[in-house]
RNA sequence: GAAGCGCGCCAGGCCGUCGCUGGCACAGCCCGCAAGGGAACCCGAAAGGGAGUGCUGGAGGAACGUCCGGACUGCACAGGACAGCGUAGGAGGUAACACCUCUCCACCGACCAGCCCGAGGAGCUUGCUCCAAGGGCCCUAAGGUGAGGAUCAGAGCAACAGAGACGAGCCGCUUCAGUGCGGGUGAAACGGGCAAUCUCUACGCGCAGCAAUACCAAAUAGGCCAGCGUUGACGUGGUUCCGCGGAGCUGGCGGGUAGGUAGCACCGAGCCGGGUGGGUGACCCCCGGCCCAGAUGAAUGACGGUCACACCCGGGGCUUUCGCAAGAAGGCCGCGGGUGCACAGAAUCCGGCGUAACGGCGCGCUUCACAC
RNA sequence: GGUGAUAUAGCUCAGUUGGUUAGAGCGCAGCAUUCAUAAUGCUGAUGUCGGUGGUUCAAGUCCACCUAUCACCACCA
Numbered sequence: 001g002a003a004g005c006g007c008g009c010c011a012g013g014c015c016g017u018c019g020c021u022g023g024c025a026c027a028g029c030c031c032g033c034a035a036g037g038g039a040a041c042c043c044g045a046a047a048g049g050g051a052g053u054g055c056u057g058g059a060g061g062a063a064c065g066u067c068c069g070g071a072c073u074g075c076a077c078a079g080g081a082c083a084g085c086g087u088a089g090g091a092g093g094u095a096a097c098a099c100c101u102c103u104c105c106a107c108c109g110a111c112c113a114g115c116c117c118g119a120g121g122a123g124c125u126u127g128c129u130c131c132a133a134g135g136g137c138c139c140u141a142a143g144g145u146g147a148g149g150a151u152c153a154g155a156g157c158a159a160c161a162g163a164g165a166c167g168a169g170c171c172g173c174u175u176c177a178g179u180g181c182g183g184g185u186g187a188a189a190c191g192g193g194c195a196a197u198c199u200c201u202a203c204g205c206g207c208a209g210c211a212a213u214a215c216c217a218a219a220u221a222g223g224c225c226a227g228c229g230u231u232g233a234c235g236u237g238g239u240u241c242c243g244c245g246g247a248g249c250u251g252g253c254g255g256g257u258a259g260g261u262a263g264c265a266c267c268g269a270g271c272c273g274g275g276u277g278g279g280u281g282a283c284c285c286c287c288g289g290c291c292c293a294g295a296u297g298a299a300u301g302a303c304g305g306u307c308a309c310a311c312c313c314g315g316g317g318c319u320u321u322c323g324c325a326a327g328a329a330g331g332c333c334g335c336g337g338g339u340g341c342a343c344a345g346a347a348u349c350c351g352g353c354g355u356a357a358c359g360g361c362g363c364g365c366u367u368c369a370c371a372c
Numbered sequence: 373g374g375u376g377a378u379a380u381a382g383c384u385c386a387g388u389u390g391g392u393u394a395g396a397g398c399g400c401a402g403c404a405u406u407c408a409u410a411a412u413g414c415u416g417a418u419g420u421c422g423g424u425g426g427u428u429c430a431a432g433u434c435c436a437c438c439u440a441u442c443a444c445c446a447c448c449a
Base pairs, nucleotide, nucleotide: 001368002367003366004365005364006363007362008361009360010359012307013306014305015304016303017302018301020058021057022056023055024054025053026052029038030037031036041050042049043048060343064354065353067352068351069350070349071348072209073208074207075206084205085204086203087202088201089103090102091101092100093099104148105146106145107144108143114137115136116135117134120131121130122129123128124127149200150199154198155197156194157193170183171182172181173178174177213262214261215260216259223253224252225251226250227249228248234245235244236243237242238241270290271289272288273287274286275285277284278283309340310339311338312337313336314335316333317332318331319330320329321328322327373445374444375443376442377441378440379439382398383397384396385395391429400416401415402414403413404412422438423437424436425435426434
């Protein structure tokens, strides 16, 4: 330098103005010795929520698909087995896994080398030798892929072609009823194939999911209890009383709906940095620092400026090649203008896998060539 | 937000333990019948089996991942 691979990081930066959404703190009034508690303004019947000022936090590597595994919550549960579902070389990591790591085996995997074919060309002894674009095979590197237990426990399947497809005799062969030696068909021809067919073996799994679940709790209807009531409660019209209607009226309690709160923003399987700490590694251990989004018609934005980068357009300078020339094509460096669009957006929270995707940066490995 | 199901011809659906060419009804086209139409009879065409990979000799069928559509999920009865 070329070719082929692997891994990691980023996801525009800064400033100003306005806005959205959480957290914490706060004065004045009342109670209290104090810690602290309560009320006052707005919404609400209540539970509860909101508003002012200051400080402070605010999307991702996939927040996605919801494919696995957990945390958490409710229900169920003496123990065991069957059924069902899932996993599958070996060892390890982990809270757990179908994930990850190391390793065995199988396959794939480039250049070079080797082997085969070879358009064409050359030489002469004219049927041989040499050169050769290109094609194929084989071997393996870095690396990649593997749903890699078992087919002497049993069952099932194998289209077409072929004599024959799971136990055969077509052609050949020969000792004429044998052979697994040759041919042909086919993916496969008696030796096997398919368990991403049933099945067997080993191991794992109770079921559901935050619309889980717990709490507070209107109006209306219905329920239960108590008291009063046809000896007239209660309603209604008019002047103490009378008329009319008349079987319910009053109070309490519990369930539960709308609505609200918690779950839910987490001291955690947490994040960042360091360690000639352990381990091949996944990972574990030790030390220091940090607290890091949280709604529910669902926030995380808009505008302006500036810097950087990418692309497009315009015009300029320098320069290379071609050309007699006119000119054409390209490269580099400034200037001005425009655009910026990757995939995509938390919804109880974590660990994985898979999928999507514009571009940029960095590191490492293998082979070959050249130089020293 | 969570859970489940489906996708096969223009429409509605079959497709049995993977196997030669994927079918049915309605619809469509042509012919016959009729003066003409309908009805009826005969004949015919029509599919990347939603998409991409994998397992297998072989995939509509088995497996994985995507895409689209549909349904259900407070409480009481």

This is a predicted complex of two RNAs, RNase P RNA and transfer RNA, with 449 nucleotides together. It holds a member of the Rfam family "Bacterial RNase P class A". It is annotated as a ribozyme. From the family's description: Ribonuclease P (RNase P) is a ubiquitous endoribonuclease, found in archaea, bacteria and eukarya as well as chloroplasts and mitochondria. The coordinates come from a structure-prediction model, not an experiment, and the mean pLDDT is 75.